[in-house]
Molecule: transfer RNA
Organism: uncultured Clostridia bacterium
RNA sequence: GGCGAGAUAGCUCAGUUGGCUAGAGCAACCGGUUCAUACCCGGUAGGUCAUGAGUUCAAGUCUCAUUCUCGCUA
Numbered sequence: 001g002g003c004g005a006g007a008u009a010g011c012u013c014a015g016u017u018g019g020c021u022a023g024a025g026c027a028a029c030c031g032g033u034u035c036a037u038a039c040c041c042g043g044u045a046g047g048u049c050a051u052g053a054g055u056u057c058a059a060g061u062c063u064c065a066u067u068c069u070c071g072c073u074a
Base pairs, nucleotide, nucleotide: 001073002072003071004070005069006068007067010026011025012024013023019057028044029043030042031041032040050066051065052064053063054062
């Protein structure tokens, strides 16, 4: 240089060939339980869906460009 995959919560990930308010587990915080801590149970908060543009009534999802990560190859 060429080809392919990926970027969604602090971390690991899901998100149905576009549709109504974007979700799970762990972590954090609050409460319950306990003499107390842990385990366990319930709840709360946390998101510019990498960046920018386009298509559409409607985009995490489709198209283009850019940035970054990983793999293959010369």